[in-house]
RNA sequence: AACUCAUCGAGACCGGCUGAGGGACAGGCCCUACGACGCCGGGGCAACCUGUGGAAGAUGGCUUCUCCACUGAUGUGCCAACUCCUGCGGUGGAUGGAACGCCGAGAAGAUGAGCC
Numbered sequence: 001a002a003c004u005c006a007u008c009g010a011g012a013c014c015g016g017c018u019g020a021g022g023g024a025c026a027g028g029c030c031c032u033a034c035g036a037c038g039c040c041g042g043g044g045c046a047a048c049c050u051g052u053g054g055a056a057g058a059u060g061g062c063u064u065c066u067c068c069a070c071u072g073a074u075g076u077g078c079c080a081a082c083u084c085c086u087g088c089g090g091u092g093g094a095u096g097g098a099a100c101g102c103c104g105a106g107a108a109g110a111u112g113a114g115c116c
Stems, first nucleotide, its partner, number of pairs: 003114006013042005021031003025087004043079003047076002049072001051070005057065002083108001088104005
């Protein structure tokens, strides 16, 4: 890398260096010389994870699995905008189209855990 599972409307920024791009892709819409992106240092957040407690069910019992609350910050991750919005399908206003709105799922993507 591939595959499986879970989550994605919460949360969290300063300084230095550099100097024109960046927000995965396409379209849109944004951010950006009042300095983006990136790198370094410090700080922070708490999704996974750690620990503690509780609840329900399965079991003869334990382990374990599910959910909830609190906790920690060693690991991964993250710190503009819901994954920035749309991407597929359905639906609404007399009809068709556009635009707009609403609903649902999947795909794509991101992150974690697992597996090989």